[in-house]
RNA sequence: ACCACCAGCCGGACGGUCGCGAGUGCUCGUCACUCGAGGAAAGUCCGGGCUCCAAGGACAGGCUGCCAGGUAACGCCUGGGCGCUUCAUGCGGCAACGCAUGGGGUGACGGAAAGUGCCGCAGAAAAUACACCGCCGAUGGCCGCGCAAGCGGAUCAGGCAAGGGUGAAAAGGUGCGGUAAGAGCGCACCGCGCCGCUGGCAACAGCGGUGGCAGGGCAAACCCCAGCUGGAGCAAGGCCAAAUAGGCAGCGAGGGUCGUCCGCCCGACAAAGACGCUGCGGGUAGGCUGCUGGAGCGCAUGGGCGACCGUGCGCCUAGAGAAAUGACCGUCCCGGGAGCAAUCCCGGACAGGACCCGGCUUACAGGCUGGUGGUGGUU
Numbered sequence: 001a002c003c004a005c006c007a008g009c010c011g012g013a014c015g016g017u018c019g020c021g022a023g024u025g026c027u028c029g030u031c032a033c034u035c036g037a038g039g040a041a042a043g044u045c046c047g048g049g050c051u052c053c054a055a056g057g058a059c060a061g062g063c064u065g066c067c068a069g070g071u072a073a074c075g076c077c078u079g080g081g082c083g084c085u086u087c088a089u090g091c092g093g094c095a096a097c098g099c100a101u102g103g104g105g106u107g108a109c110g111g112a113a114a115g116u117g118c119c120g121c122a123g124a125a126a127a128u129a130c131a132c133c134g135c136c137g138a139u140g141g142c143c144g145c146g147c148a149a150g151c152g153g154a155u156c157a158g159g160c161a162a163g164g165g166u167g168a169a170a171a172g173g174u175g176c177g178g179u180a181a182g183a184g185c186g187c188a189c190c191g192c193g194c195c196g197c198u199g200g201c202a203a204c205a206g207c208g209g210u211g212g213c214a215g216g217g218c219a220a221a222c223c224c225c226a227g228c229u230g231g232a233g234c235a236a237g238g239c240c241a242a243a244u245a246g247g248c249a250g251c252g253a254g255g256g257u258c259g260u261c262c263g264c265c266c267g268a269c270a271a272a273g274a275c276g277c278u279g280c281g282g283g284u285a286g287g288c289u290g291c292u293g294g295a296g297c298g299c300a301u302g303g304g305c306g307a308c309c310g311u312g313c314g315c316c317u318a319g320a321g322a323a324a325u326g327a328c329c330g331u332c333c334c335g336g337g338a339g340c341a342a343u344c345c346c347g348g349a350c351a352g353g354a355c356c357c358g359g360c361u362u363a364c365a366g367g368c369u370g371g372u373g374g375u376g377g378u379u
Base pairs, nucleotide, nucleotide: 001375002374003373004372005371006370007369008368009367010366012332013331014330015329016328017327018326020036021035022034023033024032025031038350042361043360045359046358047357048356049355050233051232052231053230056266057265059263061229062228063227064226065225066080067079068078069077070076081109082107083106084105085104086103087102088101089100090099091098092097110224111223115222116221117218118217119216132164133163134160135159136158139157140156142153143152144151145150172190173189174188175187176186177185191213192211193210194209195208196207197206198205199204237289238288239287240286247280248279249278250277251276252275257271259269260268261267296315297314298313299312300311301310302309303308333348334347335346336345337344338343
């Protein structure tokens, strides 16, 4: 320098003319001024603010899942730990590869010794592990030689799961000993469980001791453990005006009934022929509000590895209500093409609030920044 991959940021600006929505002012005019979509406004997936129903408690249900922090809170964010993966360096090794340190990426990261369940096909067998190819056959049996002791043979009884095969996975791995042949059967190292010490707030890491040792995986399987968790939602809710038929029928009670509290239990409250529920029928669907000053933004400064927090100063940036920013012109910006140049032509993504915030996920032309890996060149 180029290529590939990953992550992040920006993603249009200025001026004029006409036309829209809100606000403010005034001389109240079809005047003046100010402001007028997003990083995702999308999905409706999480967490809240706010509103209403609620005295409350338990259970059920739901959610999260390494540790420590941040935050109003979270399933989010930051840092650390461990696992996996990739690259570099060093050591060991013929090699394959192994170990250590560091950089990058990534994890739906509590528990498999509480229990239940699943692991197709292949394979003897997928867990009470019944042996396909095999190994042994010492001991007992058979055959041969031998007077006998004994020797030899085959492999019946029996022993084995170390070797081979199947598979993602087959009674921990490597080596040595031992054995008839084998096997943690024994030993060494590693792995695993338990105990202790040291370091760290902790997750964990290191060291030492001890035990032959519970055969694996799956808990985005049921489950167990720990923590959190009322319900419904702006079509929430509040006010005003108007209209009709403040209609008709049915049900419900004396220590219990109807009703409210998502479900269920306890309990509380309210009501007493009232209230409520169910069914039928009738009227209205209009206006105002909620509706934008916020866990807000910018700059400076201090603390912190960081997320973020404190202090000071400054700013007010859509509030529509069937739903507003559109059209034209010029300049600038970015990319592509033609041309010696001047210049000309083409293109500029995903996409638009509806109570409001903090996140996550998805979409995106082009430009920029960073990281990792590779190729080439230079020093």